This is a predicted complex of two RNAs, RNase P RNA and transfer RNA, with 459 nucleotides together.
RNA sequence: AGAGCUGGUCGGGUGAUCGCCCUCCCGACAUGUCGGGGGGGAGGAAAGUCCGAACACCGCAGGGCAGGAUGCCUCCUAACGGGAGGGAUCCCGACUUGUUCGGGAUACGGAUAGUGCAACAGAGAGUAGACUGUCCCGGUGACUAUCGGGACAAAGGUGAAACGGUGGUGUAAGAGACCACCAGUUUCCGGUGAAAAUCGGGAAGCUCUGAAAACCCCAUCCGGUGCAAGAUCAAGCAGUCCUGGAAUCGAUGUGGCCCGCAUCGAAAGGGACGGGUGGGUCGCUCGAUCCCGACUGUGAAGUUGGGACCAGAUGAAUGAUCGCCGCUCUCCCGGAUUCUCGGGAGGGUUACAGAAUUCGGCUUACAGACCAGCUCUGAUU
RNA sequence: GGUCGAGUAACUCAGUUGGUUCAGAGUGCCGCCCUUACAAGGCGGAAGUCCGGGGUUCGAGUCCCUGCUCGACCACAA
Numbered sequence: 001a002g003a004g005c006u007g008g009u010c011g012g013g014u015g016a017u018c019g020c021c022c023u024c025c026c027g028a029c030a031u032g033u034c035g036g037g038g039g040g041g042a043g044g045a046a047a048g049u050c051c052g053a054a055c056a057c058c059g060c061a062g063g064g065c066a067g068g069a070u071g072c073c074u075c076c077u078a079a080c081g082g083g084a085g086g087g088a089u090c091c092c093g094a095c096u097u098g099u100u101c102g103g104g105a106u107a108c109g110g111a112u113a114g115u116g117c118a119a120c121a122g123a124g125a126g127u128a129g130a131c132u133g134u135c136c137c138g139g140u141g142a143c144u145a146u147c148g149g150g151a152c153a154a155a156g157g158u159g160a161a162a163c164g165g166u167g168g169u170g171u172a173a174g175a176g177a178c179c180a181c182c183a184g185u186u187u188c189c190g191g192u193g194a195a196a197a198u199c200g201g202g203a204a205g206c207u208c209u210g211a212a213a214a215c216c217c218c219a220u221c222c223g224g225u226g227c228a229a230g231a232u233c234a235a236g237c238a239g240u241c242c243u244g245g246a247a248u249c250g251a252u253g254u255g256g257c258c259c260g261c262a263u264c265g266a267a268a269g270g271g272a273c274g275g276g277u278g279g280g281u282c283g284c285u286c287g288a289u290c291c292c293g294a295c296u297g298u299g300a301a302g303u304u305g306g307g308a309c310c311a312g313a314u315g316a317a318u319g320a321u322c323g324c325c326g327c328u329c330u331c332c333c334g335g336a337u338u339c340u341c342g343g344g345a346g347g348g349u350u351a352c353a354g355a356a357u358u359c360g361g362c363u364u365a366c367a368g369a370c371c372a373g374c375u376c377u378g379a380u381u
Numbered sequence: 382g383g384u385c386g387a388g389u390a391a392c393u394c395a396g397u398u399g400g401u402u403c404a405g406a407g408u409g410c411c412g413c414c415c416u417u418a419c420a421a422g423g424c425g426g427a428a429g430u431c432c433g434g435g436g437u438u439c440g441a442g443u444c445c446c447u448g449c450u451c452g453a454c455c456a457c458a459a
Stems, first nucleotide, its partner, number of pairs: 001377010012325007020041010043352001047363002050361005055226004062259004067222005072086005087108001088106007095098001109217002114215002117210002131156002133152008164182006183207002185204008230282004239273005249265005276457002289308008326349009382455007391408004400439001410426005432448005
């Protein structure tokens, strides 16, 4: 210097002219228009609607079953499936080769709670297994084969995976069958730590396969619906049919069901078909809000001081043209001599996208520019 | 704006507790037979990134995450 990965920041500025939406003031006509002036007007994702809330309604938001979500530890937060720090495991690299350092990833409770699954190949696929093989006994046959019975998991071979490893004892041959060391698991004691965990020592032959993004078990959490929630004003129309009971019952009350609760109980209510409207106002934007600084904390974040008001449209505004600056590409000239500087001419100014009740996150899309970390390649010292 | 569902051959659809006897059926397409010829009929064949990408697993059409495309429903009053 270039390339790749990861994380973060930005994602044009300014002036003029013509327009659009909201709002305030003044004036005119006369209650919604016109004219003039002032102020405000998309994003880092406004997106997907994947999580969590605020808010509104369902009488209270109650219990149980069913269902769903999450899953190492601690903290942050209004809350979360989000974030921060730490632990464990795995991958890459470095060297001083290890309980090391640097970077990255992880849906990371339980497989000795239970049930089920592991195709093909292979003898055997989960308290496994005799194909080749090793050994013993018996028969035939005659020294090596073959047949039958039995013992065995050391070697070969299959597979993604074959029930610890090395050495010895032992045996007919063998085998944790037994012993020593090593590795792992479980458990006990002690140290460190807030915890996950880790370190040291002891005990038990315990050696336990994989998969829970199979069912499931354990722990924690979750009432439902969503601003088309909901409130209100105006306009307009035509009703018909069915259902609905004897009260320890029935109907309705958003819910998958039951209980509880509330209202009503012979007219309420519910269902089907048909008819009408599809307009206005509120909800609606001051809010876990934004900017700058100080302090605390490793950090997410918290506390505090000062300042700011920043879209509220409803077929839905936020645009277009030109100039200058900035950025970038190409060419030329000059200095300089391979780092780059100055001037001139021409071209481009773009990506993803676009509010719809509002916030906190996550995920996805993104031309170009900048910063930080790691790795690789090349050149120089 | 909000809430649900689907995507497998050209078209319409199956696909069980994940397995190599899982990639199939009907229609359509192509070739051959039959017929003077066509249709019908018979026989055979081709046709697929299982919507894209990533993950879990020995193994994914199927399980999980994420994106894309398409479809359905949700207004008020009486």
It holds a member of the Rfam family "Bacterial RNase P class A". Rfam describes the family as follows. Ribonuclease P (RNase P) is a ubiquitous endoribonuclease, found in archaea, bacteria and eukarya as well as chloroplasts and mitochondria.